[in-house]
Annotation
This is a predicted structure of a 361-nucleotide RNA (Bacterial RNase P class A) from a Candidatus Zixiibacteriota bacterium. The coordinates come from a structure-prediction model, not an experiment, and the mean pLDDT is 76. It is recorded under the gene name rnpB.
RNA sequence: GGGAACGGUCGGCGGUCGCAAUAACGGGGACCCCAAAGGACCCCGCUAUUGAGGAAAGUCCGGACUCCACAGGGCACGGUGCCGCGGAAAUCGCGGGCGGCGCAAGCCGACGGAAAGUGCCACAGAAAACAAACCGCCCGCCUCGGCGGGUAAGGGUGAAACGGUAGUGUAAGAGACUACCAGCGGCCUGUGAAAACAGACCGGCUCGGCAAACCCCACCGGGAGCAAGGCCAUGCAGGGCUCCGAGGCGGCCCGCCUCGACGGCCCGGGUAGGCCGCAUGAGCGCCACGGCAACGCGGCGCCAAGAUGGAUGAUCGCCCCCGUUAUCGGGACAGAAUCCGGCUUAUGACCGGUCCCGACU
Numbered sequence: 001g002g003g004a005a006c007g008g009u010c011g012g013c014g015g016u017c018g019c020a021a022u023a024a025c026g027g028g029g030a031c032c033c034c035a036a037a038g039g040a041c042c043c044c045g046c047u048a049u050u051g052a053g054g055a056a057a058g059u060c061c062g063g064a065c066u067c068c069a070c071a072g073g074g075c076a077c078g079g080u081g082c083c084g085c086g087g088a089a090a091u092c093g094c095g096g097g098c099g100g101c102g103c104a105a106g107c108c109g110a111c112g113g114a115a116a117g118u119g120c121c122a123c124a125g126a127a128a129a130c131a132a133a134c135c136g137c138c139c140g141c142c143u144c145g146g147c148g149g150g151u152a153a154g155g156g157u158g159a160a161a162c163g164g165u166a167g168u169g170u171a172a173g174a175g176a177c178u179a180c181c182a183g184c185g186g187c188c189u190g191u192g193a194a195a196a197c198a199g200a201c202c203g204g205c206u207c208g209g210c211a212a213a214c215c216c217c218a219c220c221g222g223g224a225g226c227a228a229g230g231c232c233a234u235g236c237a238g239g240g241c242u243c244c245g246a247g248g249c250g251g252c253c254c255g256c257c258u259c260g261a262c263g264g265c266c267c268g269g270g271u272a273g274g275c276c277g278c279a280u281g282a283g284c285g286c287c288a289c290g291g292c293a294a295c296g297c298g299g300c301g302c303c304a305a306g307a308u309g310g311a312u313g314a315u316c317g318c319c320c321c322c323g324u325u326a327u328c329g330g331g332a333c334a335g336a337a338u339c340c341g342g343c344u345u346a347u348g349a350c351c352g353g354u355c356c357c358g359a360c361u
Stems, first nucleotide, its partner, number of pairs: 001357004006352005011319007019051005025045005031039001053333001057344002060342005065225004077221005082096005097111001098109004112216002117214002119210003134155002136151007163181006182206002184203003188199004229276004238267005244260006283302005289296002320331004
């Protein structure tokens, strides 16, 4: 000087005003016929404390929680796919293997099966795969320019063309055959926990690519979502029982029927409204121990936004950074909405230690 992988901070301190939540205190409101008490509740004042993120985002995965459904099995549909570990789980993380990229640190990979079947492979090319003859080469025939046959060794095309080299063989050729090399398959041995790696032997087996194409194999998967879902005093629509009164039936009582009004008890749907769900949790920080690590375990400490037309703002002073200077302007991406774990995307700087490559001393 160039590069790689991590961890962290998001302008700092102070003043004033405002907004929201919570707690204590003080005061008040509305509703239930009215009042008191009481109550689902709500509001105001004052004081104190607290008040966006690493992505709060996309809503792509996985859960917690809630309601609904559910004998068992299968089909369909969807997802996942090397091995081991971690984790509640995951299209998650860590370590390892294999493949690709890089001098390296390191980065990337849906990474089971193409030797079960189907399908596709642009353009070019004769041919894109149980094959196939455009040129060339060889053989035969003849009207001497063609026809028939053999040949994948040579040419040419392409991202990709049916192993490579040498020899035998042949009309010319060809794993047709032989040796060696490469690959594949089988089997054995060794290392490893496994994926896998290394080696020996056998088989001419030489088989193109694509499965985030259909498909095959293995494993996994109920649906909807906090507008989930639950609760709410008095009263109201209405219903039932009972008490009282009047009338009728009846000679009278009991009883039955009709009407009226108040009281009592019980039941009581929906809408609106309010409250809960909803902030103590797979929680956060520090230290020690185990582990390569992800992570686990133990001890100590902490409680850290909670709205619902939805708070988290404005301004002043000093300092920091940027705009070549400045009394001027600006401070990346962006803002919670039930919560949590991931992934992906957006993003400008600054700080901390680590590693690799090169040059010089």